About this RNA: This is a predicted structure of a 1418-nucleotide RNA (small-subunit ribosomal RNA) from Bacteroidales bacterium Barb6.
[in-house]
RNA sequence: AAAUUAUACAACGAAGAGUUUGAUCCUGGCUCAGGAUGAACGCUAGCGACAGGCUUAACACAUGCAAGUCGAGGGGCAGCACGGGGCAGCAAUGUUCUGGUGGCGACCGGCGCACGGGUGCGUAACGCGUAUGUAACCAACCUGCGGGUGCGGGACAGCCCGGCGAAAGCCGGAUUAAUACCGCAUGAAACAUUUUUUCUGCAUGGGAAGAAUGUGAAAGAUUAAUUGCCCGCGGACGGACAUGCGUUCCAUUAGGCAGUUGGCAGGGUAACGGCCUACCAAACCAUCGAUGGAUAGGGGUUCUGAGAGGAAGGUCCCCCACACCGGUACUGAGACACGGACCGGACUCCUACGGGAGGCAGCAGUGAGGAAUAUUGGUCAAUGGGCGCAAGCCUGAACCAGCCAAGUCGCGUGAAGGAAGAAGGAUCUAUGGUUCGUAAACUUCUUUUGCAGGGGAAUAAAGUGCGGGACUUGUCCCGUUUUGUAUGUACCUUGCGAAUAAGCAUCGGCUAACUCCGUGCCAGCAGCCGCGGUAAUACGGAGGAUGCGAGCGUUAUUCGGAUUUAUUGGGCUUAAAGGGUGCGCAGGCGGGGAAUUAAGUCGGCGGUGAAAGGCUGUCGCUCAACGACAGGAGCGCCGUUGAAACUGAUUCUCUUGAGUACGAACGAGGUAUGCGGAAUGUGUGGUGUAGCGGUGAAAUGCAUAGAUAUCACGCAGAACUCCGAUUGCGAAGGCAGCAUACCAGACCGUAACUGACGCUGAGGCACGAAAGCGCGGGUAUCAAACAGGAUUAGAUACCCUGGUAGUCCGCGCCGUAAACGAUGAUUACUAGGAGUUUGCGAUACACAGUAAGCUCUACAGCGAAAGCGUUAAGUAAUCCGCCUGGGGAGUACGCCGGCAACGGUGAAACUCAAAGGAAUUGACGGGGGCCCGCACAAGCGGAGGAACAUGUGGUUUAAUUCGAUGAUACGCGAGGAACCUUACCCGGGUUUGAACGCAUUCGGACAGGGGCGGAAACGUCCUCUUCAGCAAUGACCGUUUGCGAGGUGCUGCAUGGUUGUCGUCAGCUCGUGCCGUGAGGUGUCGGCUUAAGUGCCAUAACGAGCGCAACCCCUAUUGCCAGUUGCCAUCGAGUAAAGUCGGGGACUUUGGCAAGACUGCCGGCGUAAGCUGCGAGGAAGGCGGGGAUGACGUCAAAUCAGCACGGCCCUUACAUCCGGGGCGACACACGUGUUACAAUGGCAGGGACAAAGGGCAGCCACCCGGCGACGGGGCGCUAAUCCCAAAACCCUGUCUCAGUUCGGAUCGGAGUCUGCAACUCGACUCCGUGAAGCCGGAUUCGCUAGUAAUCGCGCAUCAGCCAUGGCGCGGUGAAUACGUUCCCGGGCCUUGUACACACCGCCCGUCAAGCCAUGGGA
Repeated sequence: AAAUUAUACAACGAAGAGUUUGAUCCUGGCUCAGGAUGAACGCUAGCGACAGGCUUAACACAUGCAAGUCGAGGGGCAGCACGGGGCAGCAAUGUUCUGGUGGCGACCGGCGCACGGGUGCGUAACGCGUAUGUAACCAACCUGCGGGUGCGGGACAGCCCGGCGAAAGCCGGAUUAAUACCGCAUGAAACAUUUUUUCUGCAUGGGAAGAAUGUGAAAGAUUAAUUGCCCGCGGACGGACAUGCGUUCCAUUAGGCAGUUGGCAGGGUAACGGCCUACCAAACCAUCGAUGGAUAGGGGUUCUGAGAGGAAGGUCCCCCACACCGGUACUGAGACACGGACCGGACUCCUACGGGAGGCAGCAGUGAGGAAUAUUGGUCAAUGGGCGCAAGCCUGAACCAGCCAAGUCGCGUGAAGGAAGAAGGAUCUAUGGUUCGUAAACUUCUUUUGCAGGGGAAUAAAGUGCGGGACUUGUCCCGUUUUGUAUGUACCUUGCGAAUAAGCAUCGGCUAACUCCGUGCCAGCAGCCGCGGUAAUACGGAGGAUGCGAGCGUUAUUCGGAUUUAUUGGGCUUAAAGGGUGCGCAGGCGGGGAAUUAAGUCGGCGGUGAAAGGCUGUCGCUCAACGACAGGAGCGCCGUUGAAACUGAUUCUCUUGAGUACGAACGAGGUAUGCGGAAUGUGUGGUGUAGCGGUGAAAUGCAUAGAUAUCACGCAGAACUCCGAUUGCGAAGGCAGCAUACCAGACCGUAACUGACGCUGAGGCACGAAAGCGCGGGUAUCAAACAGGAUUAGAUACCCUGGUAGUCCGCGCCGUAAACGAUGAUUACUAGGAGUUUGCGAUACACAGUAAGCUCUACAGCGAAAGCGUUAAGUAAUCCGCCUGGGGAGUACGCCGGCAACGGUGAAACUCAAAGGAAUUGACGGGGGCCCGCACAAGCGGAGGAACAUGUGGUUUAAUUCGAUGAUACGCGAGGAACCUUACCCGGGUUUGAACGCAUUCGGACAGGGGCGGAAACGUCCUCUUCAGCAAUGACCGUUUGCGAGGUGCUGCAUGGUUGUCGUCAGCUCGUGCCGUGAGGUGUCGGCUUAAGUGCCAUAACGAGCGCAACCCCUAUUGCCAGUUGCCAUCGAGUAAAGUCGGGGACUUUGGCAAGACUGCCGGCGUAAGCUGCGAGGAAGGCGGGGAUGACGUCAAAUCAGCACGGCCCUUACAUCCGGGGCGACACACGUGUUACAAUGGCAGGGACAAAGGGCAGCCACCCGGCGACGGGGCGCUAAUCCCAAAACCCUGUCUCAGUUCGGAUCGGAGUCUGCAACUCGACUCCGUGAAGCCGGAUUCGCUAGUAAUCGCGCAUCAGCCAUGGCGCGGUGAAUACGUUCCCGGGCCUUGUACACACCGCCCGUCAAGCCAUGGGA
C1' cells in the first nucleotide's frame, strides 16, 4: 500500500408531468403538482387552548391617561381633618382666631426624569456581527478598605406689598430658612513640577519605594434604632474609544481628495486622534473596484431546500438610529435629551391683533391613505422600575379582559341496528334496470358540546402590622393578622335531551372525480396545452362523483421542482456561446534531488460563540399546540502547543522542459530595386472592302470621313499562361514571371553551453482581406453609379453596348468579414493501415527505419445525431475568452475611438409559447438517373365555324321541383315529363288522414249504373241489391272506433350500402431476425429481366399475406358425343321452283365434353431469369384477341331524391286528394351529338350478302284500298319452324361544280296513328317552301388492327314519343409509330427543402381600418 474478515455507533435522506414535430431524439424556454405568510378577497361558520393583529402616509391629530417621589433636608401653611381659644349659644350647630397636631397645594432643596415604552426616517458606516486592544478612558446609585465631618458668612424663591398684560406670563420693592450658595482652617496613599533607587513590557512605555515644593473638602436630620455628607484607593454593573475580518446592486460611475496624507507646537476632551488651529512637507485612496449613483437599519433568527444554497429580517431578544423638519448647546455621573431649553422653518390652535400656545414613531382613540390590521376597558394582586427609613405613592412597563377563523393545535355536529333496497329526483340498452342508498323513516344506546342547578381552586413565593425569640445590633426565626385584577373563571358534579352545530372547491389532460339538458366561435371558460361554429365529460344548470373540512377556494409574494447561473452540479463544430491574429505587464498555474522554515494544511488544549429559537430526551397543562428542565448543536473567531507529507518561502544542486551554439537542407515567407515575354488597348503607316460587333433572338454601338480582319513599327498600364497539385510557406490576414540585395522562420543533425530561464495571459501594444476615406501620382483592362438598347404587365434587375469613381503606386487613416476547421493556446497519454512534402539513415532513380508537416481510412472512446477519431469533438491538467428562450436588437441612450463612413461597449418597455439543432417518413422541385402509357411524335377521322337535337349556366317566371360542378358535372340521376309520373306553382277539398296491418262496430251494395251541382276531387239524390253454408259463422266489400300514420322537410361534414377517380397503375404490408437511444430502417435496395415487387443473380436477412399472373366467360382450330325446328354430300320421291318429302350425320351449324400453346424444340446471346429469329412445326407463338375481376389507401369526392338509418324539424300541415299550369320559357354563354357543305357524291332503276335480338293487349306474311303515313281483310308463329328484315356494295342510267338534282332548317297546307285528351307540348306521311352552310381562328378530342373510319340491323324503357341518346350486333375495312428531346399522367432509385391542410404549400414588404406608445403642429 492493497485485499479480505469481524464488530460498533450515528444519520432517516434526493420522484416528476404538460407544451415546439406527421412522428423522433436533443437543446431550450414557458406552465403545473409541494411548503410558507403580520396577508387580502369570495362563499360558509359550533366550541376551546395557545400565539398574532397599520406591511400603506416617519400623514395630520380632538380628548383622557403614560414620571414622579421625599415633611426622616427647609421656610412655611392655601385647601382638608383633628385639637384648643373667642363670639352667638345649655347643647347640637354656625362663625371667627390659633401651625398646636395629622398631613400638605405651591415654593427652595435632594434623587429620578439619559430607564421603561414607540418607530425604522436616516445610515453601505467600525452602523452591525465576530475576535482583540485601551500601558489612551469615564463611572451617580450599590459594595470593600483608609481617613475626615472644625469655624464662619451673604443671599434667592415662597409668603407680603405694588405695577403691566385679554391671556401666557412678566417686572419692581421689602422680609426669610436649609442637606441651596460662599469664605477660612485641617488633610494625602490624590494631582502638578523637580528628583533618587529599583523592577518590567510588543512600541509609544509602565509599576513600586523615597524626598522637596505647591494645590484643593464636608451637612446635617431624627421617633435615638440609625442614616446622611466629604477626600482617596479598589470591586461590580454600565459606558466610551481604537483595530483585524465579514457585511447589497450598478464600470452605460475610473479616477478621487486641500484638513486632503503625514510631521511639529498648541487648544479641546473622560480619553487617543486633523477632533480643531498655526507652521512645515506633498503626500494619501483606487481595477484585490477608490469616487459617484441606487437601494437598505444590522444581528440572533424565520421560510424553503436532500444538501450546498436562495429568499426574508413582522412578533420575541441584543445593538444602532430617530422623536413635526433642520441646527445648537445648557444641566447632569450619564443627553446634545420622545412627554427639557433656545434659534430657524412648515403646519395647527387661541387672541382684546399688541401677542401667545403646541408636537401620540407612549396606551387607547379620530381623520386620511389603503385590498387591509382591534377597546377612548380593568388592576397595580403578581413580575419589574422610580422615590422614600418605612408605611406608601406613582407606573397605558406589566398582568388581565374585550374585538377579529387572521394562524397553529384539540373537540364536536352523534353511535349501533334497520331492505318494501319505499317515495321522489337523476339516468339508461326504458313492460324493466341503475343510482342517490343503510341513506331516511323506525328501534335501541350515549351525552363530549349546549342549557339549567350545586360545589369551587392554584396563582401568596413573600411582604405589611402586632407580639415573641435567637444571636454575629441588623439580620434571621416563630406565632398571629392582613393583601387576588383576572374570577365565582378553570375544574368537579347533578339534571335535561340527538337534543344546539356543514360547508367550500373541483370533476378534458397534467390531476382524484361523468352523465343529461340548454347554448351554437354566441354567451362564456382558461394555470399551461387549449375548449365553444347543433350530438360540448372543457361554457351555464341539474343529478351523481372526488378532495378537504369549521373551513374551503382565489389573488399576491417567496423557496422548491429549475443541474434553468451548474462550488456540490452545465456548456461553447452544426442548438445560445472561441476573442480576426500575435507579442506581452499584472495576475493564475508550473520539472527532478536535498536542506531549513512553519504562512497555508492537519491534530491536542484553552477562551468565546448571550438568552430565546431549532434538534434529542424527560416532565407539566385531560391530549396536542404551548410550556419547564437537561443535553447536544451552533459547521465560526481568537489564543496556545505540536506534526512536517503536500502547497508556499529561503538556500544548495540536476538536466529531461525552455533557450543558445555549430553544421546541413527547405519553401508562391517579408521588404526594396532591376529585368522579361505573351495578351489587351491605343498611335502611325501598309493591304483590303462592306459590313463589324453582340444575343435565346435582337437592338443600342462602331463603320464608305474606310471599320472589322490582316501586316509592320511604336507607346502605355496592369496581371504573370504552362509548370500547378488532397503541393509548399506564413501567427492570422495572406503569399505565384525572372534576378539581385537585405530581413525573418520552422525543421533536421550534433549534444558543446545556460540551468526551469516555463505555460497562459484581463487591461495594453502591434498586425489585420475587400470595400471606403484624405493628399499626391497613375489609368491598359475590368467596372459600382450613370446613359442607351433589349426582356417584361412593369424591369430602377438578370442579357447587350458604352462608361465615371475605384481597381495600380507612395504616404496616412479605417479596423471590419461565413476574418471558417463556423473547432482558443499549451502539455502528456490512448490500435492500426494508405498516400504525399522536406530532412537524416547510405554511394543509389530501390525501401523497411526515424523526425517534422499535409491528406485519406478506421479500433477504442466520445457525441442528440450528423460525425470526430494521435492535426480529437477521446482521456486528463493549466490559463484566457464567451453563452443562459425567441422577437424587440447588435437597436436606443450614454461614453470612448474615427476626417467621415462608421466601429467598440451595449440595455429596457412591450410581445410570443415557442424560436432552434440533428436525423426520419412522406410530399414537392421550371433537381438528377432509369422506365411506362395514343403522353408526345408519325398517321387517320373528328370537335371548335353552320342549322337542328339534347344537357348545363344565366336570365325570366306564380312555378320554370331537386340533385350532379376541373380532371372524376353538363344525351349525367332520366332504360321514355301531353294527364299520370311530379317532388314545383295557382286554385278547390280532407284531418287517424292516400295505402297497408291488427283488433273491433255496423251493414250486405255502402260497389256498379243514372240524374243534379261542380273544373275535378267531392257532395247529394234515385235505382239495383254479394258469395259459401241449414245455421253459427266465414270470405269479400264498405263503414265506425282504437293502435300503429305521413313528410322527395334539413344534415352525404353524424352514417350503412353503392359508385366515380388515381388505376388494371404495380404497388401496399406483416411475422421473426438484424441495425438504430428513437421516429424508423432492412426485407421491398443493387445488377439483369418482365406487361407486372414477373422472375434470376447478389444480399442481415429468412419467410409470408393482400395485389400481378393463373383459375371463370366469350372468341379463333380440331376431335368425340348428340341431331330438331337447323343441314343436304350420297340414294330415292317430287315441284314452275324450293331440303318440299323419305332418308342421312358426311358437311355447315347448334351445344356439351375434351384436346391444343408450355419459350416445349432448333440456332444465336446471356451465369441465370430471359431475349432474339420473314426459324421449324402449328388454326393459333411468346400475355393469341376480348370480357369479368379494381390491393393498402386518397379526394370530410357523389348520393338522406333509389333504399336503409342517428339526430333535428312539421302535425287542420313542411301530410294528403283533385283540376289547371310548370319542369318544354329565351337577349345570351358552354358541353355532348345529328345532318351537311357534295362527284370516293346525289338521284332513279335493277341485283346480292349478315349477325345479334324481339314478338300474343304482340310480331304480322299475303291480298285489297291509299302517292304515302296508314286503313280494311287475313295465313302463320308462345318461335333454330312464322314474322319483324338490312345498308353500304355491285350493275345501268342521269346530274357536271352551281348555294346546285348539294344541303335540308324553317314556314304554309293537307293528312295518318297512339291516347280520356296531342293548344301550351307527340311522332309520322304527302304537297309546297328551300334558311345557314362551299370544310371551319386560337385551341382541342378519339384511335395502334378486324382497330380507326364507314354502313346498316336489333333491344330496353314504352299507349305513343320528342332516340340524332344509351346498350348491343354484324358488313366493308385502312394509314402510321423514326423515336422518348419536349407536353400530360404514372412507377422505382437518388438529391435539396424553412413544405406535413404537404407547392393550390410556406412566406416577405407596403397599404386600408382599428388599437397602443411616441415625436411635431394647431
NCBI's taxonomy places the organism under Bacteria, Pseudomonadati, Bacteroidota, Bacteroidia, Bacteroidales.